């Protein structure tokens, strides 16, 4: 020189699942009250897998053990209108050095 895996930032796509129910507080506006519209806690049932976490029959490392991975399984955590977030994909910019 070429620049691979990875990492970072922006950027564009990106699934499911009750805007459930009670009880406390508390804000706003109104009202004779009653009631209205939001917020935040704690409970209760129903559900979802695509942060993260765990598991591993088959597969795979070298055949048992024993060790690995995922979008498979579990719901510990999260989530179940819209914003938010959100694996994973693409773009651009960065840092990054395998390899020739």
């Nucleotide at each position: 020189a070429c620049g691979a895996a990875c990492c970072c930032u922006g950027u564009g796509g990106g699934a499911g699942a009750g805007a459930c129910c009670g009880c406390u507080c508390u804000u706003c506006a109104u009202u004779g009250a009653a009631g209205g519209a939001g917020g935040a806690g704690c409970g209760g049932c129903g559900c979802c897998g695509a942060a993260g976490g765990a598991g591993c029959a088959a597969c795979c490392g070298g055949c048992c053990c024993c060790g690995g991975a995922a979008a498979c399984u579990c719901u510990c955590a999260g989530g179940c209108a819209a914003a938010c977030g959100g694996a994973c994909c693409g773009c651009a910019g960065g840092g990054g050095g395998a390899u020739u």

Glycine riboswitch aptamer, 100 nucleotides, folded computationally. Its mean pLDDT, the model's own confidence on a scale to 100, is 75. It was read from a public genome assembly, where an Rfam model found it.